Predicted 3D model of a 560-nucleotide part of an RNA (small-subunit ribosomal RNA, 5' domain) from an uncultured bacterium.

Context: one part of a larger RNA
RNA sequence: GACGAACGCUGGCGGCGCGCCUAACACAUGCAAGUCGAACGGAGACACUCUGUUCACCGAGCGGUUGGAGGCGGCGGAUCAGUGAUGGACGUCGCGUCUUAAACUGUUGGGUGAAUAGAGUGCCUUAGUGGCGGACGGGUGAGUAACGCGUGAGCAACCUGCCUUGCAGUGGGGAAUAACACACCGAAAGGUGUGCUAAUACCGCAUGAUGUAUCGAGAUCGCAUGGUCUUGAUACCAAAGAUUUAUCGCUGUAUGAUGGGCUCGCGUCUGAUUAGAUAGUUGGUGAGGUAACGGCUCACCAAGUCGACGAUCAGUAGCCGGACUGAGAGGUUGAACGGCCACAUUGGGACUGAGACACGGCCCAGACUCCUACGGGAGGCAGCAGUGGGGGAUAUUGCACAAUGGGCGCAAGCCUGAUGCAGCGACGCCGCGUGAGGGAAGACGGUCUUCGGAUUGUAAACCUCUGUCAUCGGGGACGAUAAUGACGGUACCCGAUGAGGAAGCUCCGGCUAACUACGUGCCAGCAGCCGCGGUAAUACGUAGGGAGCAAGCGUUGUCC
Numbered sequence: 001g002a003c004g005a006a007c008g009c010u011g012g013c014g015g016c017g018c019g020c021c022u023a024a025c026a027c028a029u030g031c032a033a034g035u036c037g038a039a040c041g042g043a044g045a046c047a048c049u050c051u052g053u054u055c056a057c058c059g060a061g062c063g064g065u066u067g068g069a070g071g072c073g074g075c076g077g078a079u080c081a082g083u084g085a086u087g088g089a090c091g092u093c094g095c096g097u098c099u100u101a102a103a104c105u106g107u108u109g110g111g112u113g114a115a116u117a118g119a120g121u122g123c124c125u126u127a128g129u130g131g132c133g134g135a136c137g138g139g140u141g142a143g144u145a146a147c148g149c150g151u152g153a154g155c156a157a158c159c160u161g162c163c164u165u166g167c168a169g170u171g172g173g174g175a176a177u178a179a180c181a182c183a184c185c186g187a188a189a190g191g192u193g194u195g196c197u198a199a200u201a202c203c204g205c206a207u208g209a210u211g212u213a214u215c216g217a218g219a220u221c222g223c224a225u226g227g228u229c230u231u232g233a234u235a236c237c238a239a240a241g242a243u244u245u246a247u248c249g250c251u252g253u254a255u256g257a258u259g260g261g262c263u264c265g266c267g268u269c270u271g272a273u274u275a276g277a278u279a280g281u282u283g284g285u286g287a288g289g290u291a292a293c294g295g296c297u298c299a300c301c302a303a304g305u306c307g308a309c310g311a312u313c314a315g316u317a318g319c320c321g322g323a324c325u326g327a328g329a330g331g332u333u334g335a336a337c338g339g340c341c342a343c344a345u346u347g348g349g350a351c352u353g354a355g356a357c358a359c360g361g362c363c364c365a366g367a368c369u370c371c372u373a374c375g376g377g378a379g380g381c382a383g384c385a386g387u388g389g390g391g392g393a394u395a396u397u398g399c400a401c402a403a404u405g406g407g408c409g410c411a412a413g414c415c416u417g418a419u420g421c422a423g424c425g426a427c428g429c430c431g432c433g434u435g436a437g438g439g440a441a442g443a444c445g446g447u448c449u450u451c452g453g454a455u456u457g458u459a460a461a462c463c464u465c466u467g468u469c470a471u472c473g474g475g476g477a478c479g480a481u482a483a484u485g486a487c488g489g490u491a492c493c494c495g496a497u498g499a500g501g502a503a504g505c506u507c508c509g510g511c512u513a514a515c516u517a518c519g520u521g522c523c524a525g526c527a528g529c530c531g532c533g534g535u536a537a538u539a540c541g542u543a544g545g546g547a548g549c550a551a552g553c554g555u556u557g558u559c560c
Stems, first nucleotide, its partner, number of pairs: 001559003005556005012432006018425002020390001025388003029385003034132003039129002042126003046122013060108007069099002071095006080087002139343003148268008158260002163256001165254006171205001173203002180195006211236011241248003269315003276306003281303008318340004322333004345366005368379004396422001398421003404418001405416004435465004445456004469501001470497006479487001504549005509530003515544005525532002
């Protein structure tokens, strides 16, 4: 001087960074990878249309019943008429016909409304099939002394989804299966059987070269095997549609880009108290395998290969750009940021795929945890928060997808603990403040004193000001604009208030800036080294004074 620091005392504000170095210990809970209905068949909700059924109402036709009035007949018949026969208002009973008002009811077809069922259409949601993405992004440093990393070359021995630019094509068929329904098993996780159905899912067929393979021909070049180009023959291989009708797709092939694979030279810690190591080991032939070379694997053959220029073994360790330090050479280091590698509870394995032997996929085994109806199941924070534990020690179970970026989608959009922000921590760096000017009776008090005084000290009081920060009130962004702002009523600006709310820590023997008094008396104690302390201690403790740094100051640890 430095630090991912810790501890002690102290602590006003802001900006930018950083924050489990230990147990790759175990993890409750939530979230961290989805998306596409413009691939597909269903299911559900809503709306509209059509059809059917039921109910209610409306008005109409036909019919029935009840009942009223008029008509006829019988009977009764007056405090009616008549001498009387008789007539007779009225009452009652019966009859059938006609007319008509009403009530009830049956039936037919119609209209309106409601409910319900079915079909169709539209729109929304979506479990399932299917496509793309879950190989990126994010974490950690266990392992690894290695072509792992760095650097420089090579592949005439290779692959590459999406993307770019060309060329050519996209014809015609088939069989299933999930979802669903039914039945069944199971506590659950989940599973079995039967039946139905669709596709950009699956499978044949056709077509086909600039493709692949084999056999040739020619030209040209070379780094041995050979490469490139042109050309002939034979064989083989493809596709998928959707919709808003303009696009988005699909297949083959070539090209570029991007990303990856492999090989080699050189460099890359310590130990010889590790001296020999090695049998697929080293090489060859052939075969298999791979995208590809290769003992990568296998059969056979040969007996090689590495090693004091340090093999093998053991220990330690992710590597680098960089970082710290230093005049440099060098030494130390590899937190944060960036590149590469490795790992994802431990060990093993493959599947799918352009890409994995796959952190939030699968299978097996081990340890551990949880559920259980004891038959059996479920899980993996070295993602973001958070918990326990360990430790000297390291943060919020926050907000938002507004920006940047990523996945899917034609898009709208959805998802995104990446990211952007906020919270906590003087952990670091940087900036600012805690007031400025005046003010001598050099006040009081404190300390020292030779008792004269000295010092604290322009320090305070007091006077005049200022307003950075702070507090309150008002305005209010850029970032993002066509619209959309988590941050955030934040930054910033304006006004008001009042010196008010804001200084400590270490040291004072020499190194090393800074001195006296008292206490103590080799005690108590100090100490980085030299060393102080045994009665006048500038070295212990306290006080006054002083020195240094300052929102820090010291101590401890580590490196130069």
The RNAcentral record of the full RNA draws on ENA and SILVA.